RNA sequence: GCCCUCAUCGUCUAGGGGUCCAGGACACUAGGUUUUCAUCCUAGCGGCAGGGGUUCGAAUCCCCUUGAGGGUA
Numbered sequence: 001g002c003c004c005u006c007a008u009c010g011u012c013u014a015g016g017g018g019u020c021c022a023g024g025a026c027a028c029u030a031g032g033u034u035u036u037c038a039u040c041c042u043a044g045c046g047g048c049a050g051g052g053g054u055u056c057g058a059a060u061c062c063c064c065u066u067g068a069g070g071g072u073a
Base pairs, nucleotide, nucleotide: 001072002071003070004069005068006067007066010026011025012024013023018056028044029043030042031041032040049065050064051063052062053061
């Protein structure tokens, strides 16, 4: 250089055009329970790498860029 894969809450992850307001676990915050802590229960918090395109509608499809990983001479 070329080819392939990946990028979603603080972390791990589901979702592959509309069904829902992007869901879950852990973490964090608040409250409840407890003599206290832990456990447990309830609630909250917080996310589609950036730009453009297609479409009535894009996290999802296409292009470019950025970053990460792998393959190849």
Molecule: transfer RNA
Organism: Halanaerobium saccharolyticum